[in-house]
Parts: sequence; C1' cells; structure tokens
RNA sequence: GCCGGGGUAGCCUAGCCUGGCCAAGGCGGUUGCCUCGAAAGCAACUGUCCUCACGGACUCGUGAGUUCAAAUCUCACCCCCGGCG
Repeated sequence: GCCGGGGUAGCCUAGCCUGGCCAAGGCGGUUGCCUCGAAAGCAACUGUCCUCACGGACUCGUGAGUUCAAAUCUCACCCCCGGCG
C1' cells in the first nucleotide's frame, strides 16, 4: 500500500442487508422485602446531561451528505483484529 471483519450505555451482545412508536436483552449496580446477620431468592428502578419535581435535551467511533425521518443508506477520516504484498 491492497483486501476482509469490527467500533452500540460501566461490561458483553442483538438490531444494520429490508430507514419509521421511546436504541432491546443479559451481566453488573442501587433501593426495598426476607434473615439474628449475610448469601441465595423475590420486587422496583437503572444510557448521559439539566431540573426540587413535573418535564426537557442529547446519545450507536468522529465529521459531513441524502431523506419528512438515519445506529441503519452514501462519502471522508480515526481506532482495533485478521490476511496479502
């Protein structure tokens, strides 16, 4: 230099090809119940920011483009893994 695969919340993974309600699930975490106490189990909550709250804004590696609408399509760039030279 060329080719292929990948980057999604604290961690892991789905969703992408076929654009559309609020980015889903698990782990972990917090609180409560239970217990003498803990573990296990059960229940609720749990992306980020602002707010006393109600509520609002933002988020899929970064930036731009297309579109009424983008994690998803297009382009450029960054990073990781593998192969070729």
About this RNA
Transfer RNA from Halococcus morrhuae DSM 1307, 85 nucleotides, folded computationally. NCBI's taxonomy places the organism under Archaea, Methanobacteriati, Methanobacteriota, Halobacteria, Halococcus morrhuae. RNAcentral records the identical sequence in 13 taxa. Its Rfam family is "tRNA". Gene Ontology term of the family: triplet codon-amino acid adaptor activity. Rfam's curators write: Transfer RNA (tRNA) molecules are approximately 80 nucleotides in length. The coordinates come from a structure-prediction model, not an experiment, and the mean pLDDT is 80.